[in-house]
């Protein structure tokens, strides 16, 4: 140089083009508990890497570029 995979919440990953993007894990709060632990409830947390593009409609499809892995030279 070339190909092929990945980027989604703090972190680890889900998500059929179609209503408002979700879980487990921390995180805040609370209930238990003489207290912590642990275990149960409740919240909050998203430029779906980025820019363009096709769609009536894009995380989801295309192209570029940017990180990050794998193979070939």
């Nucleotide at each position: 140089g070339g190909g092929c995979c990945u980027u989604u919440a703090g972190c680890u990953c889900a998500g059929c083009g179609g209503u408002u993007a979700g879980a487990g894990c921390a995180a805040a709060g609370g209930a238990c508990u003489c207290a912590u632990a642990a275990u149960c409830c409740u919240u909050g947390g998203g430029u779906c890497g980025u820019g363009a593009g096709u769609u009536c409609a894009a995380a989801c499809c295309u192209c570029a570029c940017a990180g990050g892995g794998c193979c070939c030279a």
The RNA shown here (transfer RNA) has 73 nucleotides and comes from an uncultured Spirochaetales bacterium. It matches the Rfam family "tRNA". About the family: Transfer RNA (tRNA) molecules are approximately 80 nucleotides in length. It is annotated as a transfer RNA.